The RNA shown here (small-subunit ribosomal RNA) has 1520 nucleotides and comes from a soil metagenome. Its Rfam family is "Bacterial small subunit ribosomal RNA". Rfam links the family to the GO terms ribosome and structural constituent of ribosome. The sequence is in RNAcentral, with records from SILVA.

RNA sequence: AGAGUUUGAUCCUGGCUCAGAUUGAACGCUGGCGGCACGCUUAACACAUGCAAGUCGAGCGGUAACGGGAUGAUAGCUUGCUAUCAUUGCCGACGAGCGGCGGACGGGUGAGUAAUACGUAGGUAUCUGCCUUAUAGUGGGGGAUAACCCGGGGAAACUCGGGCUAAUACCGCAUGAGUUCUACGGAAGAAAGCUAGGGGUAACUCUGGCGCUAUAAGAUGAGCCUACGUCGGAUUAGCUAGUUGGUGGGGUAAAGGCUUACCAAGGCGAUGAUCUGUAGCUGGUCUGAGAGGACGGACAGCCACACUGGGACUGAGACACGGCCCAGACUCCUACGGGAGGCAGCAGUGGGGAAUAUUGGACAAUGGGGGGAACCCUGAUCCAGCGAUGCCGCGUGUGUGAAGAAGGCCUGCGGGUUGUAAAGCACUUUAGUUGGGGAGGAAGGUUAGAUGGUUAAGAGCUGUUUAAUUUGACGUUACCCAAAGAAUAAGCACCGGCUAACUCUGUGCCAGCAGCCGCGGUAAUACAGAGGGUGCAAGCGUUAAUCGGAAUUACUGGGCGUAAAGGGCGCGUAGGCGGAUAAUCAAGCUGGAUGUGAAAGACCUGGGCUUAACCUGGGGGUGUCAUUCAUAACUGAUUAUCUAGAGUAUGGGAGAGGAGAGUGGAAUUCACAGUGUAGCGGUGAAAUGCGUAGAUAUUGUGAGGAACAUCGAUGGCGAAGGCAGCUCUCUGGCCUGAUACUGACGCUGAGGCGCGAAAGCAUGGGUAGCGAACAGGAUUAGAUACCCUGGUAGUCCAUGCUGUAAACGAUGAGAACUGGAUGUUGGUGCCUACGGGUACUGGUGUCGAAGCAAACGCGUUAAGUUCUCCGCCUGGGGAGUACGGUCGCAAGAUUAAAACUCAAAGGAAUUGACGGGGGCCCGCACAAGCGGUGGAGCAUGUGGUUUAAUUCGAUGCAACGCGAAGAACCUUACCUACCCUUGACAUGUCAGGAAGUCUGCAGAGAUGUGGACGUGCCUUCGGGAACCUGAACACAGGUGCUGCAUGGCUGUCGUCAGCUCGUGUCGUGAGAUGUUGGGUUAAGUCCCGUAACGAGCGCAACCCUUGUCCUUAGUUACCAGCACGUAAUGGUGGGGACUCUAAGGAGACUGCCGGUGACAAACCGGAGGAAGGCGGGGACGACGUCAAGUCAUCAUGGCCUUUAUGGGUAGGGCGACACACGAGCUACAAGGGUGCGAACAGAGGGAGGCGAGACCGCGAGGUGGAGCAAAUCCCAAAAAACGCAUCGUAGUCCGGAUUGGAGUCUGCAACUCGACUCCAUGAAGUCGGAAUCGCUAGUAAUCGCAGAUCAGCAUGCUGCGGUGAAUACGUUCCCGGGCCUUGUACACACCGCCCGUCACACCAUGGGAGUGAUUUGUACCAGAAGUGGGUAGACUAACCGUGAGGAGGUCGCUUACCACGGUAUGUGUCAUGACUGGGGUGAAGUCGUAACAAGGUAGCCGUAGGGGAACCUGCGGCUG
Repeated sequence: AGAGUUUGAUCCUGGCUCAGAUUGAACGCUGGCGGCACGCUUAACACAUGCAAGUCGAGCGGUAACGGGAUGAUAGCUUGCUAUCAUUGCCGACGAGCGGCGGACGGGUGAGUAAUACGUAGGUAUCUGCCUUAUAGUGGGGGAUAACCCGGGGAAACUCGGGCUAAUACCGCAUGAGUUCUACGGAAGAAAGCUAGGGGUAACUCUGGCGCUAUAAGAUGAGCCUACGUCGGAUUAGCUAGUUGGUGGGGUAAAGGCUUACCAAGGCGAUGAUCUGUAGCUGGUCUGAGAGGACGGACAGCCACACUGGGACUGAGACACGGCCCAGACUCCUACGGGAGGCAGCAGUGGGGAAUAUUGGACAAUGGGGGGAACCCUGAUCCAGCGAUGCCGCGUGUGUGAAGAAGGCCUGCGGGUUGUAAAGCACUUUAGUUGGGGAGGAAGGUUAGAUGGUUAAGAGCUGUUUAAUUUGACGUUACCCAAAGAAUAAGCACCGGCUAACUCUGUGCCAGCAGCCGCGGUAAUACAGAGGGUGCAAGCGUUAAUCGGAAUUACUGGGCGUAAAGGGCGCGUAGGCGGAUAAUCAAGCUGGAUGUGAAAGACCUGGGCUUAACCUGGGGGUGUCAUUCAUAACUGAUUAUCUAGAGUAUGGGAGAGGAGAGUGGAAUUCACAGUGUAGCGGUGAAAUGCGUAGAUAUUGUGAGGAACAUCGAUGGCGAAGGCAGCUCUCUGGCCUGAUACUGACGCUGAGGCGCGAAAGCAUGGGUAGCGAACAGGAUUAGAUACCCUGGUAGUCCAUGCUGUAAACGAUGAGAACUGGAUGUUGGUGCCUACGGGUACUGGUGUCGAAGCAAACGCGUUAAGUUCUCCGCCUGGGGAGUACGGUCGCAAGAUUAAAACUCAAAGGAAUUGACGGGGGCCCGCACAAGCGGUGGAGCAUGUGGUUUAAUUCGAUGCAACGCGAAGAACCUUACCUACCCUUGACAUGUCAGGAAGUCUGCAGAGAUGUGGACGUGCCUUCGGGAACCUGAACACAGGUGCUGCAUGGCUGUCGUCAGCUCGUGUCGUGAGAUGUUGGGUUAAGUCCCGUAACGAGCGCAACCCUUGUCCUUAGUUACCAGCACGUAAUGGUGGGGACUCUAAGGAGACUGCCGGUGACAAACCGGAGGAAGGCGGGGACGACGUCAAGUCAUCAUGGCCUUUAUGGGUAGGGCGACACACGAGCUACAAGGGUGCGAACAGAGGGAGGCGAGACCGCGAGGUGGAGCAAAUCCCAAAAAACGCAUCGUAGUCCGGAUUGGAGUCUGCAACUCGACUCCAUGAAGUCGGAAUCGCUAGUAAUCGCAGAUCAGCAUGCUGCGGUGAAUACGUUCCCGGGCCUUGUACACACCGCCCGUCACACCAUGGGAGUGAUUUGUACCAGAAGUGGGUAGACUAACCGUGAGGAGGUCGCUUACCACGGUAUGUGUCAUGACUGGGGUGAAGUCGUAACAAGGUAGCCGUAGGGGAACCUGCGGCUG
């Protein structure tokens, strides 16, 4: 510090996800040791049991228990000892009680609390036990009461009555320095003793110590007040009657509406009151570069709470966790009458939960309470236990060791890897085990002595000191030493990318994985296992959570033309911001000083544990803090001034700016009248409609409503919406010129107010045209549409409402600055030869510099550079929806979520592909022609069906007379039956045998079982080579599967003209350029132009063939001339002229001429020429596309099979047959059929062959065998054509299917199932519907010939020649293709994408008669305990009084306030609810086809109506 993921690719926007750190964690697997920390985050749920707050006998009366002493009695006797009993508080001590101090600390928890809290900084009207300091005092009395005793009640808890008694308990009196109050005269108001020692008979007294009382001060702690800060919601906007203030009274420790009476009407709030949700706050913790964000567990400070609610008492302090009273819920005891309890103390239990420990030890240390002290208490605390919960440290060995062992895994079979790893050898001993030793944490206390101070004192108290003694839970401590021994100690996750790490096997869209992208459908580095590797390590992973990355809420640090985002427009309130000069102030700002910001933590730097974690000393830092001093540039405030901003006055000007009134002509329609006659109208074509009752057309007149042609414009005006004939009236704004004036008066603008197209609503008018709805006619599969004919609301006016639009420049308003060019519209100045030129200024356009921008683009009218203010955005969908509020008559508008769901949605640009887009061009593509197919019969292939099997493959063009250039057996792969199992075939081992030939029997045959003959070749004599048989094992074999694992080969677009590269340039980039453009060509062919210049694969050419000529050569071909010969023939001699053969050349190149063109390329015409513009034909097929075809040609990975899916044999099948399709043959006839006669080819083939002449047969053919390995011989007859004759338009003398009979040939064999021949038979068919195919010249058509395959079998296929046309105006249309351009929501690329209803399943959610729970408001009822007030019913020790009685007190009663509770009625929240609404998701379904291309009616926005649905239509708007 970034990375993955939207796309075919790119850039951007934007979300999702990952890598990091962290945790009071949990879960899974694993687990050696130690140190230091930490350990119920959930039920503030309920709790058994034990402990957690007592202590003081030096306050008191005392003596239940324990120990001791004393006294008495009895017994034993040893005569002063033991035992027992009794008495005695005498002593040590001490249960219970009275009294004092402490139980307000310590410990727990975080429920409540958004402020009675906390934090920071201040303030004061207050209190403060114990402690410190100081001053003064501590005198003298009194009456009770518990304990105890007696009696009573009760199950118990406990309680009642009577009697005795003490105090540092309680109450008076005295005194009162100081204190409080005061009318300044005065008044009020305290106390307690105990202990040690001395003196004294005693009473008592003195000293010390500890206490007590009063006062003042300090310290500590607490109370109260102020300012600022402290979460979310406005779908919570108004709240408040003790409320805000004052006065009087009361109350408190204390200010105060704290309380009460009266008076006033205030107080709070958009700087967010009130209401509501959530939450203890902080120091700090985690993260982060920081700013921030999240959190507040442990530790520390503060607060709150103690079963829930209320209340007070006591006290210095509480409204009190282990106190009291009441109410409530719950639990327990009970004799049913009543009682008891409160773990959010430490352990522990149940429960909840993913989850969190021992019913441990000790007061040794630190601290706390009590005490004079010893000491007691202390679940605070210190320790131990449990837990890898975290952090830190250590170990599980070290060195050597190659035969690179064995085993595992992989393998290309060679090896590689695990791997120096192990073993082996040599060492070490941390930790652990065993044994031994052994600190520190201990300071104190007690006893005895010495000594200082106090003192009368050697007492006591308080210090110092010496000696002795004593105190450790942890603890078998840390640590040290010794012994033995590698001995006791490694796992977890991952290995497709992100992200370090790869192979095999299994599985086969299954099982599974997954953080995101995504893996898995038979070769998975992604699942599972294994081997290997990588990472971390006593841990490792997963899950959850926080921050980060995320500049993804942007203060630091983002945006808004098209990605989400500028309010429809203005006026203007609050607020924010604001021109120039000078002075003053000092709020902001800046600097200094002081105070504070607790400690801990963090940082820096030292120290201590072997190190570290951890502990510890010091330092620095930390605030929008407070106080104070200073500065005055800037902001601010005040004052004074200015004119550049803004405005006013004045002259001139343009304009569909607005409102009202009037008025004009054209046109449509209607009415009346005339002329006139059969149609009009409408459409793609029609029909509905109108018209003989006279339409349309035409003329005249009239009526009425609406809109204003031309001018008219990228023109003007207005804030926007918007505004258009003309005239008048009223009126707003703007521009411009020159001067004068005001003097910052300005800009923006949350709320607010106003304006605001169309549609729509209300009321009343109006209604010509147009025209939602509606009706009819068409179109259509349907047509609730598009088209047509009608037509109502509406459109118009007036008055109200609505408040929205693609209300758009998709661009908020204002200001300043920053090159230009060129139109246009206003105004003004100057010059003018009146044409114009030039300068300034306000608008409105186009193009463009810099700059900006993701790009497109913007560019002085900014989307540039800056400033000010407002509005808005934060992934897509759900959704601009629900609920709630506000507005509206309604329609609806506005404000505006969540659950759930996806990993994208999106912008711009790029390359393709596509378009019922455009342009240019080509092709038998259409057109023009000729001939076919589709109808018939047959042959053939395919589908389907059938079958035991009808083997398999090919399936739009580009499968279907295709693989198959030839299925009777074979082929053959299929079926049935019968056989074989190392096999029909290959290699290797062993044994035997030559190989082989003939033959019998059984069998359908394979096969089985016999017989006979044969005995080879080489040899080093061992044997070997080939072949055959047998045996066993490795293996063979497979036309079994996968063409979607492959090679090779092939088809197709397409013989279409394209496809690319290097360098350069342009672009952020994908890419572009080149290759586009202007011409031209069959062609990316060539030329010109050109940020391109070149090049490659294609095109063309080179190759073959054909057309002309030449040269050479001359047999088997040829024969002109010469000669011979024949019935005749190149038959012969000969020839090399010709044809021909086959080698080599020539020839054609737009070379020449004219024209066109751009002076080019090229095109047109012409000459010459056998051939002319590529002369004809062939071979040749660019980059690529179709997962095209083929595993059954062959090869091949993987899988499967192995007495079978292999191999052999026989028979059958591939030939089936209601049917459908393709491609053929033959025909339907006269251009013909038939008969007779008689011509002319080319190219091929031939030895297991072609086979002549001759003879036989009607014929197929047979007999026979000349010649020929072929320019020699044979196949071989060419046929159509031509001549003559006949038929005469008919199911025929056409046509030949089918069938019967008889044959021929091939072949082991023609039944299933061959071809041919003859005789007989003589079907359909009379030129073929929709549709569709081929062909542009030696072509179509037509005619025959040959060949491959092949024993035989062709209408098929491949070649060959003969005869030999017609037509092409042309490119509108169909199909295919090429180039350019355009649109795109397509990229599997239009066979694309995609919308809505309906049906099904699931999910969350809204409404919903209600129901339940909870919260809270208001009104009322009620009123426990308690406190305050009242009262005098009962009782009453201290004081007063001689007494009666009084004062005071207690109880009772009553009253005010008030908790629980209740009634009524609202509010909010949650849960649930028959039914119901839409939404989302799912893989297939149904109906259509709305959108994307002109998406087939351009789309979209607003509104209204209609319709199964997408949608359609009207009106206005936008261009996206």
The coordinates come from a structure-prediction model, not an experiment, and the mean pLDDT is 85.